Source information
The part of an RNA shown here (small-subunit ribosomal RNA, 3' minor domain) has 145 nucleotides and comes from Gallionella sp. It matches the Rfam family "Bacterial small subunit ribosomal RNA".
[in-house]
Context: one part of a larger RNA
RNA sequence: CACCGCCCGUCACACCAUGGGAGUGGAAUCUGCCAGAAGUAGGUAGCCUAACCGUAAGGGGGGCGCUUACCACGGUGGGUUUCAUGACUGGGGUGAAGUCGUAACAAGGUAGCCGUAUCGGAAGGUGCGGCUGGAUCACCUCCUU
Numbered sequence: 001c002a003c004c005g006c007c008c009g010u011c012a013c014a015c016c017a018u019g020g021g022a023g024u025g026g027a028a029u030c031u032g033c034c035a036g037a038a039g040u041a042g043g044u045a046g047c048c049u050a051a052c053c054g055u056a057a058g059g060g061g062g063g064c065g066c067u068u069a070c071c072a073c074g075g076u077g078g079g080u081u082u083c084a085u086g087a088c089u090g091g092g093g094u095g096a097a098g099u100c101g102u103a104a105c106a107a108g109g110u111a112g113c114c115g116u117a118u119c120g121g122a123a124g125g126u127g128c129g130g131c132u133g134g135a136u137c138a139c140c141u142c143c144u145u
Base pairs, nucleotide, nucleotide: 003108005105008101009100011098013095014094015093016092018090019089020088023085024084025083026082027081028080029079030078031077032076033075034074039070040069041068042067043066044065046064047063048062049061052059053058111132112131113130114129115128116127117126118125119124
């Protein structure tokens, strides 16, 4: 670079991160149930037994076994949190050039904007209410010369 200006949204293409998503896989944690090694503790009909007692029989003590409780690992069901992934889907960002229109900026060619309802490829249109951060024209008040 000054209207041959500026500028809005849909659509198309590419890339980026992200929300939803039938689910899928992993981790942490809580919880119901099942099961329960070794160990420890309790009980004990059975079996075994050197020191102690007893002349002896036997007793006492000890061990094994059995059993009960606690419990690791494990199995199974449910909950919570978290990570990754997921057909499909929603918008967002960026991109020199693309497509469709031209909404806004001048009275931007229907003044604009805000709220709301409704309609429309899109910017947006229309209705109702509100604002002036509207131009023009006229009038009023005030100030300056």